[in-house]
RNA sequence: AAGAGUAUAGUUUAGUGGUAGAACAUUGGUCUUCAAAACCAAUAAUGUGGGUUCGAUUCCUGCUACUCUUG
Numbered sequence: 001a002a003g004a005g006u007a008u009a010g011u012u013u014a015g016u017g018g019u020a021g022a023a024c025a026u027u028g029g030u031c032u033u034c035a036a037a038a039c040c041a042a043u044a045a046u047g048u049g050g051g052u053u054c055g056a057u058u059c060c061u062g063c064u065a066c067u068c069u070u071g
Base pairs, nucleotide, nucleotide: 001070002069003068004067005066006065007064010024011023012022013021018054026042027041028040029039030038047063048062049061050060051059
């Protein structure tokens, strides 16, 4: 320099156009003499700017960050 891919919660991730789910973690509670474990509940997310659409995490695109390949 060229080509390709990825970006969703604190972390790991699911979600093929119709109000975004799980696990771990965190916080609170139950249990326990205490703690751990277990159980219950709560909090918390679509990288950013545009476009298409009645409706976008999803389709298109600029940028940003990261990864891979070729030279």

The RNA shown here (transfer RNA) has 71 nucleotides and comes from Euplotes vanleeuwenhoeki. The RNAcentral record of the sequence draws on ENA. The source organism's lineage runs through Eukaryota, Alveolata, Euplotida, Euplotidae and Euplotes. Its Rfam family is "tRNA". It is annotated as a transfer RNA. Its family is annotated with triplet codon-amino acid adaptor activity in the Gene Ontology. Its mean pLDDT, the model's own confidence on a scale to 100, is 83.